Overview
The RNA shown here (transfer RNA) has 73 nucleotides and comes from a Minisyncoccota bacterium. It matches the Rfam family "tRNA". Rfam classes the family as a transfer RNA.
[in-house]
RNA sequence: GCCGCGGUAGCCAAGUUGGUCACGGCCGGCGACUGAAAAUCGUCUUAUCUCGGUUCGAUUCCGGGCCGCGGCA
Numbered sequence: 001g002c003c004g005c006g007g008u009a010g011c012c013a014a015g016u017u018g019g020u021c022a023c024g025g026c027c028g029g030c031g032a033c034u035g036a037a038a039a040u041c042g043u044c045u046u047a048u049c050u051c052g053g054u055u056c057g058a059u060u061c062c063g064g065g066c067c068g069c070g071g072c073a
Stems, first nucleotide, its partner, number of pairs: 001072007010026003019056001028044005049065005
């Protein structure tokens, strides 16, 4: 340099033939249970890498950039 894959909460991660509440788990807050804890249960909070384009409408489609992983040279 070229090709491919990926970037979604503090962490992991699903979703996408474009629209309604962006699934779930871990962590965290509060509560229940307990003599008190742990475990368990209930409940609450937080997210679409960035810049532009298309569109009535973009996490999703298109282009540029940045970052990570793999391959080729």